A computed fold for a 350-nucleotide part of an RNA from an uncultured bacterium, annotated as small-subunit ribosomal RNA, central domain. The full RNA is in RNAcentral, with records from ENA and SILVA. Its Rfam family is "Bacterial small subunit ribosomal RNA". Model confidence (mean pLDDT): 88 of 100.
Context: one part of a larger RNA
RNA sequence: CUGGGCUUAAAGGGUGCGUAGGCGGCUUUUCAAGUUGGGUGUGAAAUUCCUCGGCUCAACCGAGGAACUGCGCUCAAAACUGAAAGGCUUGAGGGAGAUAGAGGUUAGCGGAACUCAGGGUGGAGCGGUGAAAUGCGUUGAUAUCCUGAGGAACACCGGUUGCGAAAGCGGCUAACUGGGUCUUUUCUGACGCUGAGGCACGAAAGCUAGGGUAGCGAACGGGAUUAGAUACCCCGGUAGUCCUAGCCUUAAACGAUGAGCACUUGACUGUAGGGUCCUCCAUAGCCCUUCAGUCGUAGCGAAAGUGUUAAGUGCUCCGCCUGGGGAGUAUGGUCGCAAGGCUGAAACUC
Numbered sequence: 001c002u003g004g005g006c007u008u009a010a011a012g013g014g015u016g017c018g019u020a021g022g023c024g025g026c027u028u029u030u031c032a033a034g035u036u037g038g039g040u041g042u043g044a045a046a047u048u049c050c051u052c053g054g055c056u057c058a059a060c061c062g063a064g065g066a067a068c069u070g071c072g073c074u075c076a077a078a079a080c081u082g083a084a085a086g087g088c089u090u091g092a093g094g095g096a097g098a099u100a101g102a103g104g105u106u107a108g109c110g111g112a113a114c115u116c117a118g119g120g121u122g123g124a125g126c127g128g129u130g131a132a133a134u135g136c137g138u139u140g141a142u143a144u145c146c147u148g149a150g151g152a153a154c155a156c157c158g159g160u161u162g163c164g165a166a167a168g169c170g171g172c173u174a175a176c177u178g179g180g181u182c183u184u185u186u187c188u189g190a191c192g193c194u195g196a197g198g199c200a201c202g203a204a205a206g207c208u209a210g211g212g213u214a215g216c217g218a219a220c221g222g223g224a225u226u227a228g229a230u231a232c233c234c235c236g237g238u239a240g241u242c243c244u245a246g247c248c249u250u251a252a253a254c255g256a257u258g259a260g261c262a263c264u265u266g267a268c269u270g271u272a273g274g275g276u277c278c279u280c281c282a283u284a285g286c287c288c289u290u291c292a293g294u295c296g297u298a299g300c301g302a303a304a305g306u307g308u309u310a311a312g313u314g315c316u317c318c319g320c321c322u323g324g325g326g327a328g329u330a331u332g333g334u335c336g337c338a339a340g341g342c343u344g345a346a347a348c349u350c
Stems, first nucleotide, its partner, number of pairs: 004321003007304002012318001014201004021194003025088007033081002035077008048066007091191001092188003095184005103177007110154001114150008125136002162169002206247006215241002220236004258317006266295005272289005299306002323350003332343004
């Protein structure tokens, strides 16, 4: 390399859009590049194989034949792939009518709690812990009531709930806006799938500049604990957490499970729509789709498990793996303000 694999053993890219490429529905006609068949030329000799022969045999040597699985030219075939032209509607997309939603952005508003400030009441403790102490308090704390200010987060509803490509999204209102689902006697007519590079998005932490800072709180200070305690516990507390603009681009970015299509017994629960039976309406029932789950048949699996949301059966395309350590290190390249990211070895060793 071939073969084999990627939930948990090594291995699915964090996610999407999309270029090249790869792959691609039904049908008619034509062409003949691939494809298939015939003919012909070439495919040196030696080697190899077969049959004979020569050295006493063999190795070795000689002769003949086969083979040389290939390539060129030519004649033909037209099923499949391809190419050209035409048609179709089931894939895909558009229209119309409905519809659910914490999908996104911006602005405004609200109440609870908290802290601070001012005032009233009150008068000795409060706070904290396993127990304490540091800390706060007669310059009046804690507690309680009133008023004001501020920042951050939105209890209950709330749920195996919903939405989003993922990251993620949760008070209320408005504006703008993306996507989905259902129905359809509407249109286009293969316009599709995947996607190396590329581009965009991408939690938290971190960085730059300017604001903001109630609570929490790396670092740091103090009190405890302890043999020690650079911790766990307690009292404080700066960056940060928040906003605006710009970087960073990583996570157990997880379903540790790439995307798409088709097929393969079922039961139950929820979600968003639609249809239908009963004389009518409504509910229930039944039926058709969407999405989210629970349990399980066959099958698969080393097992755990999975099981129409497959890890079953197949096809297409991409990414990735090849013993452990060394090591996601060194080096080079590239990106970044930096931190560092991406790409990524070997010696040696077991």